[in-house]
Small-subunit ribosomal RNA, 5' domain from an uncultured bacterium, 534 nucleotides, folded computationally. It matches the Rfam family "Bacterial small subunit ribosomal RNA". Its family is annotated with structural constituent of ribosome and ribosome in the Gene Ontology. Model confidence (mean pLDDT): 81 of 100.
Context: one part of a larger RNA
RNA sequence: AGCGAACGUUAGCGGCGGGCCUAACACAUGCAAGUCGAACGGAUCGUAGCAAUACGGUCAGUGGCGCACGGGUGAGUAACGCGUAGAUAAUCUACCUUCCAGCGGGGGAUAACGUUCCGAAAGGAACGCUAAUACCGCAUAAGACCACGGAGUCUUUGGGCUCUGGGGGAAAAGGUGGCCUCUCCUUGGAAGCUAUCACUGGAAGAUGAGCCUGCGUCCCAUCAGCUAGUUGGUGAGGUAAUGGCUCACCAAGGCUAAGACGGGUAGCUGGUCUGAGAGGAUGAUCAGCCACACUGGUACUGGAACACGGACCAGACUCCUACGGGAGGCAGCAGUGGGGAAUAUUGGGCAAUGGGCGGAAGCCUGACCCAGCCACGCCGCGUGAGUGAUGAAGGCCUUCGGGUUGUAGAGCUCUGUGGGAAGGGGCGAAAAACUGCGAAGAGAAUAUCUAGCAGGUUGACGGUACCUUCUUAGCAAGCACCGGCUAACUCUGUGCCAGCAGCCGCGGUAAGACAGAGGGUGCAAACGUUGCUC
Numbered sequence: 001a002g003c004g005a006a007c008g009u010u011a012g013c014g015g016c017g018g019g020c021c022u023a024a025c026a027c028a029u030g031c032a033a034g035u036c037g038a039a040c041g042g043a044u045c046g047u048a049g050c051a052a053u054a055c056g057g058u059c060a061g062u063g064g065c066g067c068a069c070g071g072g073u074g075a076g077u078a079a080c081g082c083g084u085a086g087a088u089a090a091u092c093u094a095c096c097u098u099c100c101a102g103c104g105g106g107g108g109a110u111a112a113c114g115u116u117c118c119g120a121a122a123g124g125a126a127c128g129c130u131a132a133u134a135c136c137g138c139a140u141a142a143g144a145c146c147a148c149g150g151a152g153u154c155u156u157u158g159g160g161c162u163c164u165g166g167g168g169g170a171a172a173a174g175g176u177g178g179c180c181u182c183u184c185c186u187u188g189g190a191a192g193c194u195a196u197c198a199c200u201g202g203a204a205g206a207u208g209a210g211c212c213u214g215c216g217u218c219c220c221a222u223c224a225g226c227u228a229g230u231u232g233g234u235g236a237g238g239u240a241a242u243g244g245c246u247c248a249c250c251a252a253g254g255c256u257a258a259g260a261c262g263g264g265u266a267g268c269u270g271g272u273c274u275g276a277g278a279g280g281a282u283g284a285u286c287a288g289c290c291a292c293a294c295u296g297g298u299a300c301u302g303g304a305a306c307a308c309g310g311a312c313c314a315g316a317c318u319c320c321u322a323c324g325g326g327a328g329g330c331a332g333c334a335g336u337g338g339g340g341a342a343u344a345u346u347g348g349g350c351a352a353u354g355g356g357c358g359g360a361a362g363c364c365u366g367a368c369c370c371a372g373c374c375a376c377g378c379c380g381c382g383u384g385a386g387u388g389a390u391g392a393a394g395g396c397c398u399u400c401g402g403g404u405u406g407u408a409g410a411g412c413u414c415u416g417u418g419g420g421a422a423g424g425g426g427c428g429a430a431a432a433a434c435u436g437c438g439a440a441g442a443g444a445a446u447a448u449c450u451a452g453c454a455g456g457u458u459g460a461c462g463g464u465a466c467c468u469u470c471u472u473a474g475c476a477a478g479c480a481c482c483g484g485c486u487a488a489c490u491c492u493g494u495g496c497c498a499g500c501a502g503c504c505g506c507g508g509u510a511a512g513a514c515a516g517a518g519g520g521u522g523c524a525a526a527c528g529u530u531g532c533u534c
Stems, first nucleotide, its partner, number of pairs: 001533003005530005012381006018374002020339001025337003029334003034065003039062002042059007072292003081217006088210001091209002096205007104138001106136002113128006145168002148165007174197006183190003218264003225255003230252008267289004271282004294315005317328004345371001347370003353367001354365004384414004394405004418475001419471006428461001434455004440450003478523005483504003489518005499506002
């Protein structure tokens, strides 16, 4: 000098930050990931209607996208984990953007639902019915992929890139709004046209990721030898992809005093603290990467997981049970018990920013934005200002003269920050939907859609900030120290006792060192002590 601090005494306000460092201990309760009816069939409710029907809402299910993000923690890990610089001629990339080529024609199921049945429950079985942008064949194939050729070019000599030949297998899905130009039926509608959102194949981009490599990355040698998938090769399997990654065979290699192997400790970094620097220590908050999700293992789905609030198996623990069997995982946000010197509310809102879904309205969002608690930290403000000497009273000291507290108080004149009361009152809000204009684009079109312009609504915080008026000096100062180091001194009590102490050391009858008082010194809403780092 610093701190995610703790403890003691004390405590007025505000702003901005921070807040389980210990038990990765166990968790009651609520919430933290849904959304789409403009993909689909149904069930049900409401409104209008005599009804047919039309419109609107809710719900479980099929289906799509999301759930791999966001949020938490630091147990493990001394490692290509991280940092930095490269490499991928050894790779993948949903959604997004641009471009190219398409979207033809069929089929069989299944949940929901109904009936029956089993079970205490969790849940399940049989039979029957049904739809799709769910599933499966067929057609087509410019690119792309596969094997076989030809030419050029580059090369690290392994191969890569470009052009090209015939062959092989491989795709799709519709929804919504509008219209009658074309085709079909003809008021009008459609399997037609059109806009938009989707869908399929391919190329490029963007983004994200995988793998590989050089260098750097703690302590112990009272750890000196370690290693059989071990090191390399051939072939095969596997992967998006290289590779003992795995396997068969062959060879006997590989690492090590420049520290292998073993043991201990530890998430790494940007940074942070200190220091003139070199360095030392550290890795809270914020940001990047990694790892983990009760413990261990495994795969499924998917573009991506071997998946915190998914699945299966085993284990420990807790709970329910009709004893046959089941359910669970806060290292998400709050909160509880426990541990501990020690660390907060079972709060408000999606108004903003961001995310998921949706054409949109919108829904969801303990991310986030706010509020609550705590002097935990930093910063700012206040607790009054001016004047006032009979130097009042009281206290303390005294050489009894006086000195000191001390302009301090009182008194007089003012002010109104903070506090209290009343009134006004922003920024954070940009939008989106919707309405209108206009005619830029698509279009057969004056329809419609897209783009543009104008109008248009939305605030948790919030009884906010801020401003004005009123109110009364009224409501707001303590803590440590005073022997030396080290700024600050006397009296009384005690008598090697009681006690103090960071070091030196004080105390045994005149103690500036103990205890109290008066006075003083330092800092101040704090001041000291303890712990840790430089």